[in-house]
RNA sequence: CCAGUGAUCCGGGUAGCCGCUGGUUGAGCUUUCGGGCUCGGCUGGAGGAAAGUCCGGGCUCCAAAGGGCAGGGUGCUGGUUAACGGCCAGCGGGGGCGACCCCAGAGAUAGUGCCACAGAAAGUAAACCGCUCAUCGCAACGCCGGUUCGCCGGUUGCGCUGUGAGUAAGGGUGAAAGCGUGGGGUAAGAGCCCACGGCCUGCUGCGGUGACGUAGUGGGCGGUAAACCUCACCUGGAGCAAGGUCGAACAGGGGUCGGAUAGCCCGUCCAAUGACCCCGGGUGACCGCUUGAGGCGUCUGGCAACAGAGCGACCCAGAAGAAUGGCUACUACUUCGUGGAGGGUGACCGACACGGGGAGACAGAACCCGGCUUAUGAGAUCACUGGUUGC
RNA sequence: GGCGGCGUAGCCAAGUGGUAAGGCAAGGGUCUGCAAAACCCUCAUCCCCGGUUCAAAUCCGGGCGCCGCCUCCA
Numbered sequence: 001c002c003a004g005u006g007a008u009c010c011g012g013g014u015a016g017c018c019g020c021u022g023g024u025u026g027a028g029c030u031u032u033c034g035g036g037c038u039c040g041g042c043u044g045g046a047g048g049a050a051a052g053u054c055c056g057g058g059c060u061c062c063a064a065a066g067g068g069c070a071g072g073g074u075g076c077u078g079g080u081u082a083a084c085g086g087c088c089a090g091c092g093g094g095g096g097c098g099a100c101c102c103c104a105g106a107g108a109u110a111g112u113g114c115c116a117c118a119g120a121a122a123g124u125a126a127a128c129c130g131c132u133c134a135u136c137g138c139a140a141c142g143c144c145g146g147u148u149c150g151c152c153g154g155u156u157g158c159g160c161u162g163u164g165a166g167u168a169a170g171g172g173u174g175a176a177a178g179c180g181u182g183g184g185g186u187a188a189g190a191g192c193c194c195a196c197g198g199c200c201u202g203c204u205g206c207g208g209u210g211a212c213g214u215a216g217u218g219g220g221c222g223g224u225a226a227a228c229c230u231c232a233c234c235u236g237g238a239g240c241a242a243g244g245u246c247g248a249a250c251a252g253g254g255g256u257c258g259g260a261u262a263g264c265c266c267g268u269c270c271a272a273u274g275a276c277c278c279c280g281g282g283u284g285a286c287c288g289c290u291u292g293a294g295g296c297g298u299c300u301g302g303c304a305a306c307a308g309a310g311c312g313a314c315c316c317a318g319a320a321g322a323a324u325g326g327c328u329a330c331u332a333c334u335u336c337g338u339g340g341a342g343g344g345u346g347a348c349c350g351a352c353a354c355g356g357g358g359a360g361a362c363a364g365a366a367c368c369c370g371g372c373u374u375a376u377g378a379g380a381u382c383a384c385u386g387g388u389u390g391c
Numbered sequence: 392g393g394c395g396g397c398g399u400a401g402c403c404a405a406g407u408g409g410u411a412a413g414g415c416a417a418g419g420g421u422c423u424g425c426a427a428a429a430c431c432c433u434c435a436u437c438c439c440c441g442g443u444u445c446a447a448a449u450c451c452g453g454g455c456g457c458c459g460c461c462u463c464c465a
Stems, first nucleotide, its partner, number of pairs: 001387009010377001012331007020045011047362001051373002054371005059239004066266004071235005076090005091105001092103004106230002111228002113224003128171002130167006136159002141157001142155005179197006198221010243287004252279006258270003281464002294314001296312002298309004333358007342349002392461007401415003409445001417433005438454005
């Protein structure tokens, strides 16, 4: 320098002017005494994803959330956590020369289903060609023998697309044809038998908390569970438009019969002055609402995720047409050119100065957290891998 | 803000592992003196990207787009 791998950081800064908004405070005006409006001071004001709403939890209500079935989810092991399908560390498998990356990674020996087209046969397999044996026939061909030279007889050959049986080695079809290679064996063949090897699995010994590894030994050898299913574990539902308090307005009318935000059963609670639905009225204020599994720093434990501390200092948006903005200047970033302190044996590197150019993305809280996923570049840093050239 | 559903040709749509039906429209052709009707033919990135599988419109994950529902007071 080229190509690449992993991780982290940043998501501009300062000043001036003009604006928006939460809190607090002062003055003025107004009031139906709750408050409202105007002006000013002080102080706070988006993100790494605030996003998608894909998981998990807090919180709130539903009946006191309890049992069973159904349904849904997860799926190697150990740990972590409030919890998770997340994260960390490992195991096994796969990919890459490598740094490193990927895996819905239980069970196909519980059972059922499916495997289109092609192909003979697609799952307790199957015989199209081929191979082998038996049998049949010499019509044709070949061969042998005979002959009155027209043919006749025979058949280890051959087959009028002979017939029957065996065979999965070979051909061809397919994503896939009952594990691979070699040998034995056989009429020909075949895990039929043997040797070596691959994969799955049971048992035993050893190592490990465990997944698993390793050695021996027994059994077995299509795929598919992101098909039904089996096994293990988890799981009630709804969502801040949850839910609660107050106020204002209307006119009552109609319908349903048990209801309780529950698919079914059990159990529980409430209920005819009742409950639910529809039409008609209003559409305001306050609480929930932001101090929290809170972030930051230090120390300790742990490989790490993470946990702990009577540790330290901190408060960091809370709107409801919904604020966080606009303009200007300088600067930061990057690139090119010129000069060039200085460094190096050298190729060369290069602080700094001057001048010209370029870029600034994705996107915006709305009850709050922990994750995941997706979007995104003016950029920056660290560690590592493979290679090239020079010294 | 929350919750649910859908996406197949220009339009309406069937198909839920095995060659993507059908109707309307559009284009071309036959028929006709010219048209209409009729008949024949043509027209698909199954919204996009990955994964599972021999094989995906279909099953699974992610993204994009569209549509619908939900306030409270009585």

Predicted 3D model of RNase P RNA and transfer RNA as a complex of 465 nucleotides. It holds a member of the Rfam family "Bacterial RNase P class A". About the family: Ribonuclease P (RNase P) is a ubiquitous endoribonuclease, found in archaea, bacteria and eukarya as well as chloroplasts and mitochondria. It is annotated as a ribozyme.